[in-house]
RNAcentral holds the sequence, with entries from ENA. A computed fold for a 340-nucleotide RNA from an Alphaproteobacteria bacterium, annotated as Bacterial RNase P class A. Its Rfam family is "Bacterial RNase P class A". By type it is a ribozyme. The organism belongs to Alphaproteobacteria, within Bacteria. Of the family's consensus pairs, 94% are formed in the model. The prediction has a mean pLDDT of 75.
RNA sequence: UAUGGGUAGUGAGCAGUCGCUUUGUUUUACAAAGAGGAAAGUCUGAGCUUGCGUAGAAAGUGAUAACGGAUAACAUCCGUCGGGGGUAACCCUAGGGAAAGUGCAGCAGAAAAAAACCGCCGCAAGGUAAGGGUGAAAAGGUGAGGUAAGAGCUUACCGGGUGUAUUAAUUAACACCGCAAUAUGCAAACCCUAUCACAAGUAAGAUCAAAUAGAGGUUAAAACUUUUUCUACAGUUGACCUGGGUUGAUCGCUGGAGCUUAGUAGUAAUAUUAAGCCUAGAUAAAUGACUGCUAAUUUUCAAUAAAUUACAGAACUCAGCUUAUAGCUACCCACAUAUA
Numbered sequence: 001u002a003u004g005g006g007u008a009g010u011g012a013g014c015a016g017u018c019g020c021u022u023u024g025u026u027u028u029a030c031a032a033a034g035a036g037g038a039a040a041g042u043c044u045g046a047g048c049u050u051g052c053g054u055a056g057a058a059a060g061u062g063a064u065a066a067c068g069g070a071u072a073a074c075a076u077c078c079g080u081c082g083g084g085g086g087u088a089a090c091c092c093u094a095g096g097g098a099a100a101g102u103g104c105a106g107c108a109g110a111a112a113a114a115a116a117c118c119g120c121c122g123c124a125a126g127g128u129a130a131g132g133g134u135g136a137a138a139a140g141g142u143g144a145g146g147u148a149a150g151a152g153c154u155u156a157c158c159g160g161g162u163g164u165a166u167u168a169a170u171u172a173a174c175a176c177c178g179c180a181a182u183a184u185g186c187a188a189a190c191c192c193u194a195u196c197a198c199a200a201g202u203a204a205g206a207u208c209a210a211a212u213a214g215a216g217g218u219u220a221a222a223a224c225u226u227u228u229u230c231u232a233c234a235g236u237u238g239a240c241c242u243g244g245g246u247u248g249a250u251c252g253c254u255g256g257a258g259c260u261u262a263g264u265a266g267u268a269a270u271a272u273u274a275a276g277c278c279u280a281g282a283u284a285a286a287u288g289a290c291u292g293c294u295a296a297u298u299u300u301c302a303a304u305a306a307a308u309u310a311c312a313g314a315a316c317u318c319a320g321c322u323u324a325u326a327g328c329u330a331c332c333c334a335c336a337u338a339u340a
Base pairs, nucleotide, nucleotide: 001336003334004333005332006331007330008329009328010327012294013293014292015291016290017289018288020034021033022032023031024030025029036311040322041321043320044319045318046317047316048201049200050199051198053233054232055231056230057229058228059227061197062196063195064194065193066080067079068078069077070076081095082093083092084091085090096192097191101190102189103186104185105184117132118131119128120127121126140158141157142156143155144154145153159179160177161176162175163174164173205251206250207249208248215242216241217240218239219238223236224235225234258277259276260275261274262273263272264271265270295309296308297307298306299305
């Protein structure tokens, strides 16, 4: 200098005039505050609310799956390993079991789960699977010996399997086995193993006021009570249908698993201590409009001038994940080239 990788921030600002919502006050005027990093998706997890409950057994449905840690919890995050990609910095992860069973692998090819097309050996009968071809995949690979020619047929190393010991888990180490079986791969195929899990949701719900018809019918003394069935205890009268009245007000609804700064502990996620701060609560929907200046980008030799400034809009809250995003800024790392 150029390219690549990772982490974090910002994403408009100031002043004036007028307007809107909430709260407060010395009250009709003034003061303070007023849409995000994703508010989006509605994919996870919880807080909270309702269904009056408790204990146990069996079965089902769904989810998760290396090991350790963090968290209120999670399919999230951190670290260490396994597998894959990249020269590397780094990135992705579909991570228990294929030796319980079932199933799938088109075409090509002789054959796709166990056989012989070309080939090699042999007078022939026959032997062979080393070489070639097809294919994603064809009786594990390389060297040596051996053979009529060949083959784990034998042997050395590698690969594979089993076991011991070790580790949080894994690799490495040691011993044994020619290496089971109709032999490979797939479980994000069915399945097996282990663990976890009630359902519905803020239009959930609670209270008050007002009005109407404390209307009518069916079923059951058994039924109902957080997946289904059973057992035990404890509770309530239950379940369904027709029809009428009300549609108002308050709460839930914003002080929190809250935010900022610093110290300590930890590789980190994070925890803890101290100090400081209070930052929308609308209800058919407020958070805006105008003017001037500034900031950044583009064009221009330069200046002036002109143009542009992304994605996008709270509705119970929080912790994550995923998706969209013009531009600007800072730091660290990798590789290549050049100079000193």